The RNA shown here (transfer RNA) has 74 nucleotides and comes from Brachybacterium kimchii. Model confidence (mean pLDDT): 80 of 100. Lineage of the source: Bacteria > Bacillati > Actinomycetes > Dermabacteraceae > Brachybacterium. Its Rfam family is "tRNA". From the family's description: Transfer RNA (tRNA) molecules are approximately 80 nucleotides in length. Rfam classes the family as a transfer RNA.
[in-house]
RNA sequence: AGGCGCGUAGCUCAGAUGGCCAGAGCAGCGGUCUCCAAAACCGCCGGUCACAGGUUCGAAUCCUGUCGCGUCUG
Repeated sequence: AGGCGCGUAGCUCAGAUGGCCAGAGCAGCGGUCUCCAAAACCGCCGGUCACAGGUUCGAAUCCUGUCGCGUCUG
């Protein structure tokens, strides 16, 4: 330099064919329980969907560019 893949919550990841409100687990916070704690259970909090454009009535999803990470080729 070129090809491919990935970038979504603090972490690990889902998210069919563009439209249900953007979700799960863990972590954090509160509660129930307990002598106390752990475990279990209930609830809450947490998002510019890497960034910028474009298409569209509508974009995490499609297109283009940029950035970062991984991998392959030279």